RNA sequence: GUCGUCGUGGUGUAGCGGCAGCACAUGACCUUGCCAUGGUCAUAGCGCGGGUUCGAGUCCCGCCGACGACU
Numbered sequence: 001g002u003c004g005u006c007g008u009g010g011u012g013u014a015g016c017g018g019c020a021g022c023a024c025a026u027g028a029c030c031u032u033g034c035c036a037u038g039g040u041c042a043u044a045g046c047g048c049g050g051g052u053u054c055g056a057g058u059c060c061c062g063c064c065g066a067c068g069a070c071u
Stems, first nucleotide, its partner, number of pairs: 001070007010024004018054001026042005047063005
């Protein structure tokens, strides 16, 4: 330099164009004589910029970053 895959809460991961889910973690409350376990609720996310579309996490283009292949 070229090509490919990937980028989603603090972490890991799902989401083949129509409300962004799950687990862990965190906070509050309940449970307990205390702790642990368990239960309920809450907080928190689509890398950035454009385009297509009535509607984009999803499709297209560019950029940035990670990984890999080739040279």
The RNA shown here (transfer RNA) has 71 nucleotides and comes from a marine sediment metagenome. The sequence is in RNAcentral, with records from MGnify. Model confidence (mean pLDDT): 84 of 100.